The part of an RNA shown here (small-subunit ribosomal RNA, 5' domain) has 515 nucleotides and comes from Pseudomonas citronellolis.
It matches the Rfam family "Bacterial small subunit ribosomal RNA".
Context: one part of a larger RNA
RNA sequence: CGACCGCAGGCGACAGGGGUCCCAGAUGGAAGUCGAGCGGAUGAAGGGAGCUUGCUCUCUGAGGCGGACGGGUGAGUAAUGCCUAGGAAUCUGCCUGGGGGUGGGGGACAACGUUCCGAAAGGAGCGCUACAACCGCAUACGUGCUACGGGAGAAAGUGGGGGAUCUUCGGACCUCACGCUAUCAGAUGAGCCUAGGUCGGAUUAGCUAGUAGGUUUGGUAAUGGCUCACCUAGGCGACGAUCCGUAAAUGGUCUGAGAGGAUGAACAGUCACACUGGAACUGAGACGCGGUCCAGACUCCUACGGGAGGCAGCAGUGGGGAAUAUUGGACAAUGGGCGAAAGCCUGAUCCAGAAAUGCCGCGUGUGUGAAGAAGGGCUUCGGAUUUUAAGCCCCUUAAAGUUGGGCGGACACCCAGUAAGUUAAUACCUUGCUGUUUUGACGUUACCAACAGAAUAAGCACCGGCUAACUUCCUGCCAGCAGCCGCGGAAAUACCAAGGUUGCAAGCUUUAAUC
Numbered sequence: 001c002g003a004c005c006g007c008a009g010g011c012g013a014c015a016g017g018g019g020u021c022c023c024a025g026a027u028g029g030a031a032g033u034c035g036a037g038c039g040g041a042u043g044a045a046g047g048g049a050g051c052u053u054g055c056u057c058u059c060u061g062a063g064g065c066g067g068a069c070g071g072g073u074g075a076g077u078a079a080u081g082c083c084u085a086g087g088a089a090u091c092u093g094c095c096u097g098g099g100g101g102u103g104g105g106g107g108a109c110a111a112c113g114u115u116c117c118g119a120a121a122g123g124a125g126c127g128c129u130a131c132a133a134c135c136g137c138a139u140a141c142g143u144g145c146u147a148c149g150g151g152a153g154a155a156a157g158u159g160g161g162g163g164a165u166c167u168u169c170g171g172a173c174c175u176c177a178c179g180c181u182a183u184c185a186g187a188u189g190a191g192c193c194u195a196g197g198u199c200g201g202a203u204u205a206g207c208u209a210g211u212a213g214g215u216u217u218g219g220u221a222a223u224g225g226c227u228c229a230c231c232u233a234g235g236c237g238a239c240g241a242u243c244c245g246u247a248a249a250u251g252g253u254c255u256g257a258g259a260g261g262a263u264g265a266a267c268a269g270u271c272a273c274a275c276u277g278g279a280a281c282u283g284a285g286a287c288g289c290g291g292u293c294c295a296g297a298c299u300c301c302u303a304c305g306g307g308a309g310g311c312a313g314c315a316g317u318g319g320g321g322a323a324u325a326u327u328g329g330a331c332a333a334u335g336g337g338c339g340a341a342a343g344c345c346u347g348a349u350c351c352a353g354a355a356a357u358g359c360c361g362c363g364u365g366u367g368u369g370a371a372g373a374a375g376g377g378c379u380u381c382g383g384a385u386u387u388u389a390a391g392c393c394c395c396u397u398a399a400a401g402u403u404g405g406g407c408g409g410a411c412a413c414c415c416a417g418u419a420a421g422u423u424a425a426u427a428c429c430u431u432g433c434u435g436u437u438u439u440g441a442c443g444u445u446a447c448c449a450a451c452a453g454a455a456u457a458a459g460c461a462c463c464g465g466c467u468a469a470c471u472u473c474c475u476g477c478c479a480g481c482a483g484c485c486g487c488g489g490a491a492a493u494a495c496c497a498a499g500g501u502u503g504c505a506a507g508c509u510u511u512a513a514u515c
Stems, first nucleotide, its partner, number of pairs: 003511001006508002010362003014358002023318002027315002032065003038061004072273003081198007090190002095186004100181003103137001105135002112127006143152001145150001157178006165172002199245003206236003211233005218226001248270001250268002252263004275296005298309004326352001328351003334348001335346004365395001367393001375386002378383001399456001401451005409442001415435007459504003463500001464485003470499003480487002
């Protein structure tokens, strides 16, 4: 140290965990949402009525917004990258601020109905229809074009409430909110350009024709050989071009007194990729991981005519490997998408599970206790040692266990009241304040209290020198040890055991890598 192997293993907090095959992929999830934009269908319940009408829920088609974020991986890339410092020729949905507008028409296509085709995936013909879908017309504060004469271009409504007036009894009208349209500015995000820095090889020395520059044309949101035609013959290079190899780059991380050296797991922002290769469409934004088309390899279905697929999202499987986890819970919090809101979705995220992977903390008892017991091993047979160690006696209950209580993570939304703003309005709506009832995956949580009893908890390596720590037995250059020096051939502190010691400790030790 993202570690692995061996022996051994009590608890907790915090963190990290496919480094190898960018190998293949079973299964379930990972991106939806909106009925307060529109048409339709189905079912259920309740109420009223007797012509039938109204309300709620669900589903689908077309429509809006979001699927360009979030999440993964590091294959490619030695500079279209990254880092630092600058720059001008640009765009920017949602958001914020400013001042304008929101008038009047039209034709279709789904769903649906019907007739068919196909094994399926799906598809075709005919007919009907709505819209904030689509297309004209009118208007143009500003906008953009201009030969300065002029000419061009927009929109859509929906919901809440309401005094007077009008009414075809539907509403008009007024107002508030959400939208829509053109435009200015901001913010945010993005594109582009320049300079400097950015690994190894000269056993790679010359490289380059859209190549270097200019003038037109085209193209882009925008500059530009970005593209095309013509003209010029340039451009780069020992300050290392070109070629080859390797590699995502940075903040950082490890180490070191520093200078440096090595490295780029986790976290943060940047880049690239999404079965392999290519291409565009849509869109504010993509040349798009869970979109489309084409080609290829592979897999699956097939009625052989034809179709379907893409885990480098989260789990999980096979394979490879010394080696890396659960097909878990919840949207309670934070954040994101949609929605007026309630809410729905969210393998982002928050949590939990398994494994000592790491770091940190705690525990495995405390005190007393000499007959210096027994046993072990040693012995000069006197004894010394293991050793206050154990037992005995007294004490305690932190962790684990059992029982009970239980903070905070919860603020909001909704509902009621009140004040201000708005308004013709004491209405509606928005905002602030007050009050009530709710919302917890974790969770049998943290924490607190009680209960019982030393009870449930110590190993690993080493002991010749380096290097802290020694004796006996067995073996006899055998068996073996070993990081280096080296031990072992009959008295081995070096092998194998035992007793004892030393070091670290829920770990210890080996191996690999680096300073």